[in-house]
RNA sequence: GGUCCGUUCGUCUAGCGGUCAGGAUGCCGGGUUCUCACCCCGGUGACGCGGGUUCGACUCCCGCACGGACUA
Numbered sequence: 001g002g003u004c005c006g007u008u009c010g011u012c013u014a015g016c017g018g019u020c021a022g023g024a025u026g027c028c029g030g031g032u033u034c035u036c037a038c039c040c041c042g043g044u045g046a047c048g049c050g051g052g053u054u055c056g057a058c059u060c061c062c063g064c065a066c067g068g069a070c071u072a
Stems, first nucleotide, its partner, number of pairs: 001071007010025004018055001026044006048064005
C1' cells in the first nucleotide's frame, strides 16, 4: 500500500429501517443490619466525525479518524 472486521452509558455488552436505545457492572439515594458487606427497591448515564439514501437511520451507502486481522 491492498483486502476485510470493528467503534453504543465510566467498563463489558445486546440491538439486521419506526424500541422511552435494553441488560450486567460501577456510581448515587433509600430499605434491611448494632455497623459494614451481601440482599432488595429506585435513580444516573451512551450510538466516533462529516455527507448521502429514505416519510423515517444506531441500523443502509460513501468519505474521514481511531483500533484490529490477513496479505504484499